[in-house]
Context: one part of a larger RNA
C1' cells in the first nucleotide's frame, strides 16, 4: 500500500465556525509541472524467462536472445491537469422590497394553581391505601369566605404546526440582536465556491466553586406498610438539588441510531411560509418556490425498510469500523477545584 464497509449485525464526530491540506465552474491566450510520442545515456555479471547446445538423460554448465515495466538526457505535441495573463455570470455572495417565526440577550410585568401566616364561620374528624399504618387535628385540624407573603412553572390557543447549527425554545409588553424563505430590476461583486486534519466557540441533565434564593417537587436520610427478606415498589415527611448571578465541568440512547456539499432519476395526498394566474364575496381551482408529514413506481437492502427530505444513481472531502471477552480499563499524557473526561494498549483467554 491495497479491499470490503458505517439505519438495525463492529463502524458516522454531539453540533458550529474555521487553519493547513484536498476537490473546485465557462471562454481564450501563453508557458510546458503532471501527460503523451520518438532518439540518446544508463539499467553490472550472476539467477529467472525463451531458443539452441555439452555431460548416455537429468541435476548441473555453455552460447545466444527477450527483458530489466526503472531513472537522466535531448527533441517535440499542447486535448486534460498544472502555473501566468487579461475576460464572462449560470456556482456562491450584496443590494431593494416584502413575509412567518416558542431562534437569542437584557428589563419590566399578569393571571390561575400551590404551600405558609392572619382573622372569621363552624365541628369532630382530616389525611392516604388494594387494605391500613405512620402524619395533622379539641392548643380547633379538614371544609369554606377575606387579606397577605413568597417562590417556581405559565392550562386553553397547541397542531407527525414552527424557529434554530446541535443542545435547545412556549404567558405578555418594550427594547438590542442573529438567521430563513419568498419576488423582481435581473443592478452590482466576478469563482469570492465545497469539505476541512489539528484549533477554537458552542453544548440536555446531573454535578463542582462563591454569593443568593426557597412555594412545590424530590436523591440521600428517617418513620409506617408489604414480604421469608425488601437497604425496592405503595404511604407520611424530608436535606441536598431543581431558581438566580458569575465561574467550571464536555458528558448522553447528544437518535433521523442515518456526516457536509452537489447533481441527476414516476407519482398520489396531508400540512406550515411566501408568489403568480383564473374564477372571484368568504373562498375554490391551476401553477411556483422553500420547509414539515404519509403513501408509494423504479432501484436498494440479509430482512425490516428505505424511496426527490434516499438508506436509488454518480462525484469531492472529513470521521469512523476490522471477532467475542479482558476494556472504552491499565499505564503514559493532556484537560479538571473534585468528580472525573480525552487519547488509549497488551498478556491471558473463548
Nucleotide at each position: 500500500c491495497u479491499g470490503g464497509g458505517c439505519g438495525u449485525a463492529a463502524a458516522g464526530g454531539g453540533c458550529g465556525c474555521g487553519u493547513a491540506g484536498g476537490c473546485g465552474g465557462u471562454a481564450u491566450g501563453u508557458c510546458a509541472u503532471g501527460u503523451c510520442a520518438g532518439g540518446g545515456g544508463u539499467g553490472a555479471a550472476a539467477g529467472g524467462c525463451c531458443u539452441g547446445g555439452g555431460c548416455u538423460c537429468a541435476a548441473c554448465c555453455c552460447a545466444g536472445g527477450a527483458g530489466c515495466u526503472g531513472c537522466c538526457u535531448u527533441u517535440g505535441a499542447a486535448a486534460c491537469u498544472g502555473g501566468c495573463a487579461a475576460a464572462c455570470u449560470a456556482g456562491a455572495g450584496u443590494c431593494c422590497g416584502a413575509u412567518a417565526g416558542a431562534g437569542g440577550a437584557u428589563a419590566g410585568u399578569g393571571g390561575a394553581a400551590u404551600u405558609c401566616c392572619c382573622a372569621g364561620u363552624g365541628u369532630a374528624g382530616a389525611g392516604g391505601u388494594g387494605a391500613a399504618a405512620u402524619u395533622c387535628g379539641u392548643a380547633g385540624a379538614u371544609a369554606u369566605u377575606g387579606g397577605g407573603a413568597a417562590g417556581a412553572a405559565c392550562a386553553c390557543c397547541a397542531g407527525u404546526g414552527g424557529c434554530g447549527a446541535a443542545g435547545g425554545c412556549g404567558g405578555c409588553u418594550a427594547c438590542c440582536u442573529g438567521g430563513a424563505c419568498c419576488g423582481a430590476u435581473a443592478a452590482c461583486u466576478g469563482a469570492c465556491g465545497c469539505u476541512g486534519a489539528g484549533g477554537u466557540g458552542c453544548g440536555a441533565a446531573a454535578g463542582c466553586g462563591u454569593g443568593g434564593g426557597g412555594a412545590g417537587c424530590a436523591a440521600a436520610c428517617a418513620g409506617g406498610a408489604u414480604u421469608a427478606g425488601a437497604u425496592a415498589c405503595c404511604c407520611u415527611g424530608g436535606u441536598a438539588g431543581u431558581c438566580c448571578a458569575c465561574g467550571c465541568c464536555g458528558u448522553a440512547a447528544a437518535c433521523g441510531a442515518u456526516g457536509a456539499g452537489u447533481g441527476c432519476u414516476a407519482g398520489a395526498u396531508g400540512u406550515c411560509g411566501g408568489g403568480g394566474g383564473c374564477c372571484c364575496u368568504a373562498g375554490g381551482u391551476c401553477u411556483u418556490c422553500g420547509g414539515u408529514g404519509u403513501c408509494g413506481c423504479a432501484g436498494c437492502u440479509a430482512a425490516c425498510g428505505c424511496g426527490u427530505u434516499a438508506a436509488g444513481c454518480a462525484c469531492u472531502c472529513c470521521g469512523c469500523c476490522u471477532g467475542g471477552g479482558g476494556a472504552g480499563u491499565a499505564c503514559g499524557a493532556c484537560c479538571g477545584c473534585a468528580a472525573g473526561g480525552u487519547u488509549a494498549a497488551a498478556a491471558c483467554u473463548c
Predicted 3D model of a 350-nucleotide part of an RNA (small-subunit ribosomal RNA, central domain) from an uncultured prokaryote. The prediction has a mean pLDDT of 88. RNAcentral holds the full RNA, with entries from ENA.